The RNA shown here (FMN riboswitch aptamer (RFN element)) has 169 nucleotides and comes from an Acidobacteriota bacterium. The prediction has a mean pLDDT of 79. The model forms 94% of the base pairs in the Rfam consensus. The sequence was found by an Rfam model in a public genome assembly.
RNA sequence: UGUGACCUUCGGGGCAGGGUGAGGGAAGAGGUUUUUCCCAAUUCCCGAUCGGCGGUACAGCCCGCGAGGGAGGAAGAACAGGGGCUGAUGGCGAUGGCCACUGCGAUUCAUCCCACGAUCCGGUGAAACUCCGGGGCCGACGGUACAGUCCGGAUGGAAGAAGGUCAGG
Numbered sequence: 001u002g003u004g005a006c007c008u009u010c011g012g013g014g015c016a017g018g019g020u021g022a023g024g025g026a027a028g029a030g031g032u033u034u035u036u037c038c039c040a041a042u043u044c045c046c047g048a049u050c051g052g053c054g055g056u057a058c059a060g061c062c063c064g065c066g067a068g069g070g071a072g073g074a075a076g077a078a079c080a081g082g083g084g085c086u087g088a089u090g091g092c093g094a095u096g097g098c099c100a101c102u103g104c105g106a107u108u109c110a111u112c113c114c115a116c117g118a119u120c121c122g123g124u125g126a127a128a129c130u131c132c133g134g135g136g137c138c139g140a141c142g143g144u145a146c147a148g149u150c151c152g153g154a155u156g157g158a159a160g161a162a163g164g165u166c167a168g169g
Base pairs, nucleotide, nucleotide: 001168003167004166005165006164007163008162009161010160017046018045019044023039024038025037026036027035028034029033048149049148050139051138052065053064054063055062060137061136068114069113070112071111073109074108075107079103080102081101083099084098085097086096119135120134121133122132123131141152142151143150
């Protein structure tokens, strides 16, 4: 010097406070409706709040990546089935070992398809849709009274980041 291999660790945050009440329960009146009380959306309404990774003048919104759903392909441990070979002087032969085939198959690699959100103005400056000021907007899938924030897949995975060892220039 991150050029290669291997190992280890790290690697996503967020509803404060209110309103309404679909629906459910209890009690009373009335006669098939109605009144009162209680529970009741972190999803609806007001409001609050959060922002992965690489690039670049510092980015939720610019360019790319990751995370979601589906399809088949290659390799493939273990296990199961029947068969073949071998087997301690010779014969039979149980257990054992090996071989290929078939089935199943954790896991790994790559490819394809679908989905993949959202920013403007002004200022400073050599340079910023990234900084400062102001105004806006966005947010996978399943569950549930309709969800960026609750519960769940997920003590998962991942873009990537840091450190170490051995080689190399």

Rfam family: FMN riboswitch aptamer (RFN element). About the family: The RFN element is a highly conserved domain that is found frequently in the 5'-untranslated regions of prokaryotic mRNAs that encode for flavin mononucleotide (FMN) biosynthesis and transport proteins.